Transfer RNA from Candidatus Berkelbacteria bacterium CG10_big_fil_rev_8_21_14_0_10_43_13, 73 nucleotides, folded computationally. Taxonomically the source falls in Candidatus Berkelbacteria (Bacteria, Bacteria candidate phyla). Its mean pLDDT, the model's own confidence on a scale to 100, is 82. It matches the Rfam family "tRNA". Rfam classes the family as a transfer RNA. About the family: Transfer RNA (tRNA) molecules are approximately 80 nucleotides in length.
This record gives sequence, structure tokens and C1' cells, in this order.
RNA sequence: GCCGAUGUAGCUCAGCUGGUAGAGCAACACUUUCGUAAAGUGGAGGUCGCGAGUUCGAAUCUCGCCUUCGGCU
Repeated sequence: GCCGAUGUAGCUCAGCUGGUAGAGCAACACUUUCGUAAAGUGGAGGUCGCGAGUUCGAAUCUCGCCUUCGGCU
């Protein structure tokens, strides 16, 4: 340099053919305890890597750039 894949909550990952972004774990609060841990309950936490385009509407489609991984040379 070329080809392919990847990027979504603090972490690991879902998200189908474009139609209000989710789970588990972690953290936090509460219950329980003399107190902690464990267990149970609850709420919160996201400009979906960045920018642009298409569309009534984009995590999803298109284009450019970037990160990471693999392959070729």
C1' cells in the first nucleotide's frame, strides 16, 4: 500500500427488512444485619467511533475519515 472484519451504558455483548436503544455483570440507593459480606428490591447511567448524505424518520442504507484485529504484498 491492498483486502476483509470491528467500534452501542464503567465492562462483556444483543439490537431481524429503517419506525420511541436493551440484557447480564459492575457501581449507587433501599430492605435485611450490631456492622460487613451474601441475598432481595429499585431507580439511574447512551450526542450508537467522528463528519457528511439519502429519507417524513438512520445504531441500521450510502460516502469520507479514524481506532482495533486478521490476511496479502